Transfer RNA from a Candidatus Micrarchaeaceae archaeon, 74 nucleotides, folded computationally.
Order: sequence, then structure tokens, then C1' cells
RNA sequence: GGGCUUGUAGCGUAAACUGGUAGCGCACCUCGUUCGCAACGAGGGGGUUGCGGGUUCAAAUCCCGCCAAGUCCA
Repeated sequence: GGGCUUGUAGCGUAAACUGGUAGCGCACCUCGUUCGCAACGAGGGGGUUGCGGGUUCAAAUCCCGCCAAGUCCA
């Protein structure tokens, strides 16, 4: 320098084929149970979907550029 894969909440991940409400688990907060803690039960908050641009009524998803990580080639 080139090819491929990946980037979504604090952490781990889903959202296929075929663009249409961004979800799940753990963690966190509140309440209940307990003398208290843990565990359990009920409720709640948290995301400019790596960055910038384009297409579209509508983009995590399609197109272009860039950045980062992994891997292969030179």
C1' cells in the first nucleotide's frame, strides 16, 4: 500500500431474506420483602446506531469518503 470482517446504552449483543416504532441480558435508580445485606418480586431511567456526506416520504440497514480494531496478502 491492497483485500476481507467488525464498529448499536456502562458491558455483552439482536434487529435476516426484503429500508418502516431501535430491542434483550447483565449493570444502574426507586419501591416491596428483611433487624440489615444478599437473593427474589414490581416499576423506572439510559442510544445523535464509529464520523461526515448522498439517495429516499422514511436509513442501524442502500451508495461514497474517512477513522478505529481484527485478519490475510505485498
Source information
Rfam family: tRNA. Rfam links the family to the GO term triplet codon-amino acid adaptor activity. The family's RNA type in Rfam is transfer RNA.